[in-house]
RNA sequence: GUCGGAAUGGCGGAAUGGUAGACGCCGCGGACUUAAAAUCCGCUGAGUGAAGACUCGUACGGGUUCAAGUCCCGUUUCCGACACCA
Numbered sequence: 001g002u003c004g005g006a007a008u009g010g011c012g013g014a015a016u017g018g019u020a021g022a023c024g025c026c027g028c029g030g031a032c033u034u035a036a037a038a039u040c041c042g043c044u045g046a047g048u049g050a051a052g053a054c055u056c057g058u059a060c061g062g063g064u065u066c067a068a069g070u071c072c073c074g075u076u077u078c079c080g081a082c083a084c085c086a
Stems, first nucleotide, its partner, number of pairs: 001082007010025003018066001027043005045056004059075005
């Protein structure tokens, strides 16, 4: 250099165009207990808000589309294969 693959919350991961993060772990709150463990229930991306809710968010920048994590173009980083060099 060429080709292929990957990048999603604190972590593992799901979603193959239909409006993210299912499910699990961690964490927080509660129930139970004399107390704890275990178990059960609720919450758990970020920001704003008293709440309802709203906005943003799938490596980064664009594009297509009513709609993009998903398709297209470019870029970055990592992994693999091949090639090149002295």